[in-house]
Model confidence (mean pLDDT): 78 of 100. This is a predicted complex of two RNAs, RNase P RNA and transfer RNA, with 443 nucleotides together.
RNA sequence: GGAGUUGGCCAGGCGACCGCGGCGGCGCGAGCCGUCGAGGAAAGUCCGGACUCCACAGGGCACGACGCUGGGUAACCCCCAGGCGCGGUGACGCGCGGGAGCAGCCAACAGAGAGCAGACCGCCGAACGGCGCCCGCCAGGGCGUGCGUGGUGAGGGUGAAAGGGUGCGGUAAGAGCGCACCGGCGUCGGCGGUGACGUCGACGGCCAGGGAGCCCCGUCGGGAGCAAGGCCAAGCAGGCGCGUCGAGGUGGCCCGCCAAGCGCCAGGUAGGCCGCACGAGCCGGACGGUGACGUUCGGCCCAGACAGAUGGUCGCCGCCCGGCGGGAUGCCGCCGGGCACAGAAUCCGGCUUACCGGCCGACUCCCCUC
RNA sequence: AGGGGCGUAGCUCAAUUGGCAGAGCGUCGGUCUCCAAAACCGAAGGCUGGGGGUUCGAUUCCUCCCGCCCCUG
Numbered sequence: 001g002g003a004g005u006u007g008g009c010c011a012g013g014c015g016a017c018c019g020c021g022g023c024g025g026c027g028c029g030a031g032c033c034g035u036c037g038a039g040g041a042a043a044g045u046c047c048g049g050a051c052u053c054c055a056c057a058g059g060g061c062a063c064g065a066c067g068c069u070g071g072g073u074a075a076c077c078c079c080c081a082g083g084c085g086c087g088g089u090g091a092c093g094c095g096c097g098g099g100a101g102c103a104g105c106c107a108a109c110a111g112a113g114a115g116c117a118g119a120c121c122g123c124c125g126a127a128c129g130g131c132g133c134c135c136g137c138c139a140g141g142g143c144g145u146g147c148g149u150g151g152u153g154a155g156g157g158u159g160a161a162a163g164g165g166u167g168c169g170g171u172a173a174g175a176g177c178g179c180a181c182c183g184g185c186g187u188c189g190g191c192g193g194u195g196a197c198g199u200c201g202a203c204g205g206c207c208a209g210g211g212a213g214c215c216c217c218g219u220c221g222g223g224a225g226c227a228a229g230g231c232c233a234a235g236c237a238g239g240c241g242c243g244u245c246g247a248g249g250u251g252g253c254c255c256g257c258c259a260a261g262c263g264c265c266a267g268g269u270a271g272g273c274c275g276c277a278c279g280a281g282c283c284g285g286a287c288g289g290u291g292a293c294g295u296u297c298g299g300c301c302c303a304g305a306c307a308g309a310u311g312g313u314c315g316c317c318g319c320c321c322g323g324c325g326g327g328a329u330g331c332c333g334c335c336g337g338g339c340a341c342a343g344a345a346u347c348c349g350g351c352u353u354a355c356c357g358g359c360c361g362a363c364u365c366c367c368c369u370c
Numbered sequence: 371a372g373g374g375g376c377g378u379a380g381c382u383c384a385a386u387u388g389g390c391a392g393a394g395c396g397u398c399g400g401u402c403u404c405c406a407a408a409a410c411c412g413a414a415g416g417c418u419g420g421g422g423g424u425u426c427g428a429u430u431c432c433u434c435c436c437g438c439c440c441c442u443g
Base pairs, nucleotide, nucleotide: 001366002365003364004363005362006361007360008359009358010357012317013316014315015314016313017312018311020037021036022035023034024033025032026031039341043352044351046350047349048348049347050346051225052224053223054222063221064220065219066218067217068082069081070080071079072078084095085094086093087092098216099215105211106210120156121155122152123151124150127149128148129147130145131144132143133142134141135140164182165181166180167179168178169177183207184206185204186203187202188201189200190199191198192197229274230273231272232271238265239264240263241262242261248258249257250256281300282299283298284297285296286295287294288293318339319338320337321336322335323334324333325332326331371442372441373440374439375438376437377436380395381394382393383392389426397413398412399411400410401409419435420434421433422432423431
């Protein structure tokens, strides 16, 4: 100098004017004053909780989620550290990752053969039979042929995959059939590690396995969700009581019944209030820890609606893009445009996704110079 | 807030133990006709919504997104 990897942060700044919502104060009131007013994702609603109501003796089945090890946490499909596998020269990235010999299932096409496999071509002629020739006293034997039965898993060919690799021995030809070395798997043991696991040695010729399907094992999970739920409570309808001295209807009159009126009551609609903004809270320091995080001290109060507030205009400055002009490539000036994604609705912890541009830290590889 | 389903050619839809992505309509070309329509023959047209993974192999299985539709309170 070039090319990259990774962690964190910011999310244009200041001022003026107009406007909006919450809270507090003043004012009879219109209103005025003060103060606070979106995010790193407020988003998707994908996980985990808090909170609330309902259900519940206890146990099991079913169903669902998760699945290396150790730790963190209120909890987690989260985070940290480590292990293993894969990719990358490397920094680093990615991985739903337990068991499978309980049983059963899947692998098209091609190919002879695909799940305790298999003979199409090739190789062989040991064994049995056939045929031919020869020997021989009828028995039988020898040689040849590769015709039938057969042997072979080395070579060719098919496939994603063909039951380890190299070499020597061996054989009719061959083959872990035997042996040496290498690789894998399993068992046992030593050492390191809390552990996953790593490493070393011995033994066993044991010699591919795979499946994000089923099954088995382990852990966790009762259901619903702030439209949860609680309080107050018009109007209409309802229940109970009174309905009296003189006053409604029925009736000639009384009782009775009905109705008006009055009072009380329960459930509860509209509506209002709470839940609802002090919390697993934020900022800073110290200590413990590799780290996630924890402990402790000090400081701070930080949006809250219920058709849903946080916006607009102007000026100056900053950054980016385009054009023009001047100059000495770097600089200066002028004009125009732009400054993302998005936006709370019960609240937290995560994950994922969207995002103009910029800043800081750590690290890797290549080239050049000293 | 909770639950369910869908996305495949220009349009409407198929494709199941995971195994060569198809059909109808439409489009284009040809035959027929004076020309067209109809009919017949032929052809093109697909990153199966997108990314990643499992697998020899993915429309199909797993996972994360994007878009659309429906249901309940």

Rfam match: Bacterial RNase P class A. Its family is annotated with tRNA processing, ribonuclease P activity and dimeric ribonuclease P complex in the Gene Ontology. From the family's description: Ribonuclease P (RNase P) is a ubiquitous endoribonuclease, found in archaea, bacteria and eukarya as well as chloroplasts and mitochondria.